[in-house]
RNA sequence: UAGAGUUUGAUCCUGGCUCAGGAUGAACGCUAGCGACAGGCCUAACACAUGCAAGUCGAGGGGCAGCACAUGAGUAGCAAUACGAUGGUGGCGACCGGCGCACGGGUGAGUAACACGUAUGCAACCUACCUGUAAAUGGGGAAUAACCCGGAGAAAUUCGGACUAACACCGCAUAAUACUGUUAAUUCGCAUGAAUGAGCAGUUAAAUAUUUAUAGUUUACGGAUGGGCAUGCGUAUGAUUAGAUAGUUGGUAGGGUAACGGCCUACCAAGUCAACGAUCAUUAGGGGUUCUGAGAGGAAGGUCCCCCACACUGGUACUGAGACACGGACCAGACUCCUACGGGAGGCAGCAGUGAGGAAUAUUGGUCAAUGGGCGAGAGCCUGAACCAGCCAAGUCGCGUGAAGGAAGAAGGUUCUAUGGAUUGUAAACUUCUUUUGCAGGGGAAUAAAGUUCGCUACGAGUAGCGUUUUGUAUGUACCUUGCGAAUAAGGAUCGGCUAACUCCGUGCCAGCAGCCGCGGUAAUUCGGAGGAUCCGAGCGUUAUCCGGAUUUAUUGGGUUUAAAGGGUGCGUAGGUGGGCUUAUAAGUCAGUGGUGAAAGUUUUCAGCUCAACUGAAAAAUUGCCGUUGAAACUGUAGGUCUUGAGUGCAAAUGAGGUAGGCGGAAUGUGUUGUGUAGCGGUGAAAUGCAUAGAUAUAACACAGAACUCCAAUUGCGAAGGCAGCUUACUGGGAUGCAACUGACACUGAGGCACGAAAGCGUGGGUAUCAAACAGGAUUAGAUACCCUGGUAGUCCACGCCGUAAACGAUGAAUACUAGCUGUAUGCGAUACACUGCAUGUGGCACAGCGAAAGCGUUAAGUAUUCCACCUGGGGAGUACGUUCGCAAGAAUGAAACUCAAAGGAAUUGACGGGGGCCCGCACAAGCGGAGGAACAUGUGGUUUAAUUCGAUGAUACGCGAGGAACCUUACCCGGGCUUGAAAUGCAGAAGACCGACGAAGAAAUUCGUUUUCCAGCAAUGGUUUCUGUGUAGGUGCUGCAUGGUUGUCGUCAGCUCGUGCCGUGAGGUGUCGGCUUAAGUGCCAUAACGAGCGCAACCCUUGCCAUUAGUUGCUAACAGGUUAAGCUGAGAACUCUAAUGGGACUGCCAUCGUAAGAUGCGAGGAAGGUGGGGAUGACGUCAAAUCAGCACGGCCCUUACGUCCGGGGCGACACACGUGUUACAAUGGGUGGUACAGAGGGUUGCUACCUGGUGACAGGAUGCUAAUCUCUUAAAUCCACUCUCAGUUCGGAUCGAAGUCUGCAACUCGACUUCGUGAAGCUGGAUUCGCUAGUAAUCGCGCAUCAGCCAUGGCGCGGUGAAUACGUUCCCGGGCC
Repeated sequence: UAGAGUUUGAUCCUGGCUCAGGAUGAACGCUAGCGACAGGCCUAACACAUGCAAGUCGAGGGGCAGCACAUGAGUAGCAAUACGAUGGUGGCGACCGGCGCACGGGUGAGUAACACGUAUGCAACCUACCUGUAAAUGGGGAAUAACCCGGAGAAAUUCGGACUAACACCGCAUAAUACUGUUAAUUCGCAUGAAUGAGCAGUUAAAUAUUUAUAGUUUACGGAUGGGCAUGCGUAUGAUUAGAUAGUUGGUAGGGUAACGGCCUACCAAGUCAACGAUCAUUAGGGGUUCUGAGAGGAAGGUCCCCCACACUGGUACUGAGACACGGACCAGACUCCUACGGGAGGCAGCAGUGAGGAAUAUUGGUCAAUGGGCGAGAGCCUGAACCAGCCAAGUCGCGUGAAGGAAGAAGGUUCUAUGGAUUGUAAACUUCUUUUGCAGGGGAAUAAAGUUCGCUACGAGUAGCGUUUUGUAUGUACCUUGCGAAUAAGGAUCGGCUAACUCCGUGCCAGCAGCCGCGGUAAUUCGGAGGAUCCGAGCGUUAUCCGGAUUUAUUGGGUUUAAAGGGUGCGUAGGUGGGCUUAUAAGUCAGUGGUGAAAGUUUUCAGCUCAACUGAAAAAUUGCCGUUGAAACUGUAGGUCUUGAGUGCAAAUGAGGUAGGCGGAAUGUGUUGUGUAGCGGUGAAAUGCAUAGAUAUAACACAGAACUCCAAUUGCGAAGGCAGCUUACUGGGAUGCAACUGACACUGAGGCACGAAAGCGUGGGUAUCAAACAGGAUUAGAUACCCUGGUAGUCCACGCCGUAAACGAUGAAUACUAGCUGUAUGCGAUACACUGCAUGUGGCACAGCGAAAGCGUUAAGUAUUCCACCUGGGGAGUACGUUCGCAAGAAUGAAACUCAAAGGAAUUGACGGGGGCCCGCACAAGCGGAGGAACAUGUGGUUUAAUUCGAUGAUACGCGAGGAACCUUACCCGGGCUUGAAAUGCAGAAGACCGACGAAGAAAUUCGUUUUCCAGCAAUGGUUUCUGUGUAGGUGCUGCAUGGUUGUCGUCAGCUCGUGCCGUGAGGUGUCGGCUUAAGUGCCAUAACGAGCGCAACCCUUGCCAUUAGUUGCUAACAGGUUAAGCUGAGAACUCUAAUGGGACUGCCAUCGUAAGAUGCGAGGAAGGUGGGGAUGACGUCAAAUCAGCACGGCCCUUACGUCCGGGGCGACACACGUGUUACAAUGGGUGGUACAGAGGGUUGCUACCUGGUGACAGGAUGCUAAUCUCUUAAAUCCACUCUCAGUUCGGAUCGAAGUCUGCAACUCGACUUCGUGAAGCUGGAUUCGCUAGUAAUCGCGCAUCAGCCAUGGCGCGGUGAAUACGUUCCCGGGCC
């Protein structure tokens, strides 16, 4: 020392990307009241107009152009005055001379270097001005500028002549502790050497001014200051830059310099630097410090300070104490300017300023008052250094834009579940108060410490004191005070998560947003606007850059089995690291101390500006470097010693270790010969191929090459690659035992060297098998494949290359330590062959521990140490370029642009698989009957149409919504109408009726006319109807992907979950798994699980048997009556039946099997036997499944129409395609006649007996029944008899014609039925496909709902007749569990 988002259905990791923080010489957008402090060309070291930025000294000099004063001759003038003269004075342009101009100021181009930083050294050096000490300042000379005269030139400038001065210049004199040469001595130093004092010889100096007291000048030795040089250490990147170097490295001699030195020259030698990175390339001024960070670090070097470098570009020197000189000189170059074309001038990286560049950076300001600098004796002059002011929110700090009260919680806005509430919001209004700031008036500093002028005093005589005089740019500023009045002053960004803050409208994958994830496809808290909220606030956001977060380069502080990452293996050089004891040393190390580490800055304390920022003072820190004094444990170094590490030796064993040679049998192929005959071979099936020229098969013989069956094994050996018949020779290794020898000889190992499967390459052999390429045959939509037949390189040998593999244990080498159990190989001990130990290998399991987990676990992926190699998101890419190697193939080394927000590891859950196991289902199989072909009915698609309304579309749409489309329905189309509306309702107003009837127009809706005409109440008024107005209505308009409800399907499949506990870091698991069993997660047993819930089952209805009760409208056995007949009647309550209550079935009994659950049995008994049959009942969930057109409902849309009324049409169309059905194709049948037996339903706007008419549909009468009473209602198939005789028929009935019946306002589009006639296709249906396991399939009829009627062959029910088959679970389909 803080984290978060993002890979997944979810999880844990690895790993990148992104965010929250701080900072800036910033820029941009919006906004803007004030002050203080600090800051302001980061780009073009690009080019510069104009002004200023270095002068000063007359107390060095000659002088006098200009100014002033003085003097006074002259001229003009009345005068004032003007002109003019005199260097005489103050002073002074230019000139000579001195000092300064090498400081101050600017910039960062160059420089990777002794440039900078730090620490040393110079016995190898210099230093003007300042300062200390000592000495001196004598006497001469010759010029020159200015000025004057003249010349050249456009100018800049320059030439000639003549005069003249100096502290300018030059001799002479004097002189040493100076300099040069030389002699011996003493002392000191790491060395070259140095110092000291003493001699000798030679050489070298000066300047004056003046007020006479000073200043200056010269020499020498010192000091101080400032510099010069040398050295140690430190200070970028790249090896896809590995070799560099000829004055190069050293020496001698000389030159040069203030001084050392290849600094330069000559000669001699051949060195010097470099993997601890030379050389080369690219980039860069360095430091104090600044930002960030917990720190270690990382990044930066603007302002301020120190150093360096540079001054248009390149070079050169001169002067000088100091320069190779920003505002000096010369030369060359580029550029600009002037020009009379001959020639000249210039250098803002000084301060302002201009252009250009750029996202971007200020005034052509004031003053020398202060601080500082230059000159001067001084006054003073100069100073774009400096101090101030101006511009800029560009930064930091401070202040303000008001404060208190104030609920009718105002109006307005926004919003919601909207008669009302919430919010804006104490906010406003309003009341009271204050006056910072502002405006106006008045007062008003410090900065002046000090110095100047003049005068006086004191003494130690150049200082001090006193008096006097004078100096302020900023500035009438800061500050103080009076008055006025809330008066003059708030914005920016954000509001999906990270991340504080939410709603409405608009938009509709559009417009747009976005730092990452992402938002937007009609209900957007992510876009745009609004209201509200949040954060900061004179600022707020965005962009850019740096650090942080990032332990994401990991010293602190990471990793490498599977996530990126162990080199293919060994040997070994440099390097790194290294056993026990001991002595010495003191390099590392540790302690004390001295020096240094500039100031500023940082931290702390105190202080000054009203506070703060800012500034001042003090202290700390500055983790560094150097010296010095000690310590001696550890490391190092040197010496000695030891044996346990390592090695050697001896012994007996061991093994597919290696190299070379020899030998062997089986198999394969080929050849020859024999036997033998028609095929062989091959495949899923075939074909190509071989074969009557005799194959295959078989027998014998021969030849060739390659590989070595069994033994054989988690066996053995080897460094790895790898090694397998037997044998010989040579040879390497490890292990065991002994403890004789050496005495740390060790470990690792960058470069280097060697080995290194297969394939491949070169040369030469060899070639039996197999077999890339290739050919043919198949397969296939294709088949450059898989399969088959052939077949060449190659496979084999020798020699030489290549140097790579999933070269893997995906696990580098070495050493030590850390519970065990159990195999096995070799050796040893002790033995009786039980057995039990030791060492080394090789396997399995497992504790601790580790790990993201899987797993590893003495053969570590544990705990530690040493060394090497390698990794840092995915892709691009092991690619490109360069280099090295290779015959080539290629190998090694190895990027970037660009692009993505992931890529990845392990484990979890579900789903899926032409994966596995178990089980079930009319799933298959076994059967029966259909569909698909025909005609018709009906639905759908398509097409058509004014409209053919809409929906449903694999299973799970298609005789579905629709259980009744001629009008209506009706939603569609055409036409005609209405607009508070066809219907509902509130309020207000008007009328008193409305309705109805009649007539007219019209297709109708509707309109017009005539006629009749309100009720209650005393009244107010109420009720009712119509009209008018206004709130509202209405919509089968959209969204089933905004919804409720309902429904389909998986599936009546056996599953789906929970609580507690346990396991796992976690998602999750366990339970629910396993064995047996069941229709069933149904049970039993077992069990880290124990229990529970929703499902299963049962409870419910119905059906099958019995009993009890009851007995009409149902029933009739016995008794009686009676008819043509009939429970028709009396009567009965037995039977059937009706409808209520009970019983009955539970693997209860027996046998066998099984632990049990349970299973089995033509078991018994029983009406029924193993859930008896059927129904209702549908778990958690899936399909954004269906439905806004059943209904309800959010949102959107229409409102003289997308509402509503009416007439007509359409939903019924028809080249076609599909689904579902009906009728058939016939003889198990058709026709005619006769005849038997149901159940369940319906009925008063109805069902109708019966009678009459009609061939019939039906019509006209009439009766019963509101129903166990009457009726629909003759059931049909069946059975009996006759006929038909295999044909498009006496099958089949479509279609069409004619005539009718019925319903209904109305049968044209568009109804059903009847009669007569007509008599189509069709002779059992391709691929394919559907239903069904028993009262089932098949077949036969009956009823009902809807309904005026009916397009019903549909749907829902009812009964009659009544089969076949299931070996079985391999396969198809679906489902369940593991």